The RNA shown here (SAM riboswitch aptamer (S box leader)) has 119 nucleotides and comes from a soil metagenome. Rfam family: SAM riboswitch aptamer (S box leader). Rfam's curators write: The SAM riboswitch is found upstream of a number of genes which code for proteins involved in methionine or cysteine biosynthesis in Gram-positive bacteria. Gene Ontology term of the family: regulation of gene expression. The prediction has a mean pLDDT of 81. Of the family's consensus pairs, 97% are formed in the model.

[in-house]
């Protein structure tokens, strides 16, 4: 940059000892120990076995080869998560209220920012 996910889960043990949740603006979290770091855990992105159905390739052909989607399995192997929905908001839209009549509020979609995986 392009594609998938982000309302499930795990939230316990040591070290270690003040700050943390991305930024803003709220609102939490935190010496009943926050961050991090390690082990445990949780998920199943890659990669790993099945299976089932298209696609390509090869003089033809197969029970080859090569990639694709879907379901399942496993958890050795690359990562990843492990307080609040990605903690909420913020930019449009629709819908429902309310009123000083262009703005609040409430639900919902839709973007945007982000984050994590694969290329």
């Nucleotide at each position: 940059c392009u594609c998938a996910u982000c309302c499930a889960g795990a939230c316990g043990g040591g070290u270690g000892g003040a700050g943390g949740g991305a930024a803003c603006g709220g609102c939490c979290c935190u010496g009943c120990g926050a961050c991090a770091c390690c082990c445990a855990g949780c998920a199943a992105c890659c990669a790993c076995c099945g299976c089932g159905c298209g696609g390509c390739g090869c003089a033809c052909a197969g029970u080859c080869g090569c990639g694709g989607c879907g379901c399942g399995g496993a958890c050795c192997g690359g990562u990843g998560c492990c307080a609040a929905u990605u903690c909420c908001g913020g930019c449009a839209g629709a819908g429902a209220g309310g009123c000083u009549c262009g703005c609040c509020u409430c639900u919902c979609u839709g973007a945007g920012a982000g984050a994590u995986g694969a290329g």